Record summary:
The RNA shown here (Bacterial large signal recognition particle RNA) has 267 nucleotides and comes from a soil metagenome. Model confidence (mean pLDDT): 78 of 100. Rfam family: Bacterial large signal recognition particle RNA. Clan: SRP clan. By type it is a non-coding RNA gene. Rfam's curators write: The signal recognition particle (SRP) is a universally conserved ribonucleoprotein involved in the co-translational targeting of proteins to membranes.
RNA sequence: CCGUGCUAGGCGGGGUGCUAGCGGUGCCCUGUACCCGCAAUCCGCUCUAGCGGGGCUGAAUUCCCUCUCGAGGGGCUCGAGGCCCUGGGUCAGCGCCACGUCGAAGGCGUUGAUGAUUUGGUCCCAUCGUGAUGAAGACCCGUGAACCAGGUCAGGUCCGGAAGGAAGCAGCCUUAAGCGGUCAUCUUCAGGCGCGAAGGGGGUGCCAGAUCGGAGCCUUCGGACGGCGGCCGCGCCCAGGGUACGGCUUCGACGGAGGGUGCACGG
Numbered sequence: 001c002c003g004u005g006c007u008a009g010g011c012g013g014g015g016u017g018c019u020a021g022c023g024g025u026g027c028c029c030u031g032u033a034c035c036c037g038c039a040a041u042c043c044g045c046u047c048u049a050g051c052g053g054g055g056c057u058g059a060a061u062u063c064c065c066u067c068u069c070g071a072g073g074g075g076c077u078c079g080a081g082g083c084c085c086u087g088g089g090u091c092a093g094c095g096c097c098a099c100g101u102c103g104a105a106g107g108c109g110u111u112g113a114u115g116a117u118u119u120g121g122u123c124c125c126a127u128c129g130u131g132a133u134g135a136a137g138a139c140c141c142g143u144g145a146a147c148c149a150g151g152u153c154a155g156g157u158c159c160g161g162a163a164g165g166a167a168g169c170a171g172c173c174u175u176a177a178g179c180g181g182u183c184a185u186c187u188u189c190a191g192g193c194g195c196g197a198a199g200g201g202g203g204u205g206c207c208a209g210a211u212c213g214g215a216g217c218c219u220u221c222g223g224a225c226g227g228c229g230g231c232c233g234c235g236c237c238c239a240g241g242g243u244a245c246g247g248c249u250u251c252g253a254c255g256g257a258g259g260g261u262g263c264a265c266g267g
Base pairs, nucleotide, nucleotide: 001267002266003265004264005263006262009057010056011055012030013029014028015027016026020046021045022044023043024042034054035053036052037051038050063260064259065258066257067256068255072251073250074249075248076247077246082243083242084241085240086239087238088237089236090235093234094233095231096230097229099226100225101224102223103221104220105219106218107217108216115212116211117210118209119208120207121206122205123201124200125199127197128196129195130194131193133190134189135188136187137186138185140181141180142179143178149174150173151172152171157166158165159164
């Protein structure tokens, strides 16, 4: 120096959180680098700091150390200015709303406007009547009694010398209680139904009528004007909070450079 076989080691790392501390499951950043079981009211360990079981690779591009780069994360801080949020102030900035006056257009009005007075209705309550609806009953139809309903009672039975009578089962007919059905009709009852009547109540508004009175009333217009009218809607001001950029500090993946590092056998 080469070959073969082993072992140490490796088969992700970091931040955060939890923890006396370490690691894991969790969350996050990088990145692609085995499998199974345990695990956040946690799981397993103890400065040699996951535990248990299995697999691959293996002394070098792959393991270890140092330096460097720096994704990303944590902490502290500045924050008059950017952005966002909250509270307050301002109508003497804008905007909006209402009111009044003027103007324009139109409508109604002496067959009576605005207004005033008044009578009713609309509204509520209870009562009565009526209709509809619902329920029940009646009427009507059908069915319906072995015997303890009726009529007629074959056969048979009884009385009688006979003529003729008597009771009476089955059958048939008609019905009672009961059962079933029913378009209409009648009766009773019911109320979260409709209409009407006369009462009681209530009365902002709306509708209708009457009386007084005698000329205005109403609508629209992105119009004009007015005011110690209204509204925090916008703007502005004050105060507070948060956040980004910035600063300091800490940890730090991937990458880059350099250095270091076994055993056995054979040639």